[in-house]
RNA sequence: CGUGGGGUGGCGCAGUUGGCAGCGCGCCGGGCUCACAACCCGGAGGCCGCAGGUUCGAAUCCUGCCCCCGCAA
Numbered sequence: 001c002g003u004g005g006g007g008u009g010g011c012g013c014a015g016u017u018g019g020c021a022g023c024g025c026g027c028c029g030g031g032c033u034c035a036c037a038a039c040c041c042g043g044a045g046g047c048c049g050c051a052g053g054u055u056c057g058a059a060u061c062c063u064g065c066c067c068c069c070g071c072a073a
Base pairs, nucleotide, nucleotide: 002071003070004069005068006067007066010025011024012023013022019056027043028042029041030040031039049065050064051063052062053061
């Protein structure tokens, strides 16, 4: 330098056709219990790696760049 995959709350991931950003675990508060665990209810926390473009509208499409993993040389 070429090529494939990936980057989304603290962690692991989903988001298929562009139209309200979700799930599990974790965390906080409450319930239950003598108490803890389990279970139940509620809540906080991310504008989607960065910049630009297209569009009424972008996590999603296009371009460039950065980072991680693999393949080839």

This is a predicted structure of a 73-nucleotide RNA (transfer RNA) from Eoetvoesiella caeni. The organism belongs to Eoetvoesiella, within Bacteria. It matches the Rfam family "tRNA". By type it is a transfer RNA. Its family is annotated with triplet codon-amino acid adaptor activity in the Gene Ontology. Rfam describes the family as follows. Transfer RNA (tRNA) molecules are approximately 80 nucleotides in length. The sequence is in RNAcentral, with records from ENA and Rfam. The coordinates come from a structure-prediction model, not an experiment, and the mean pLDDT is 80.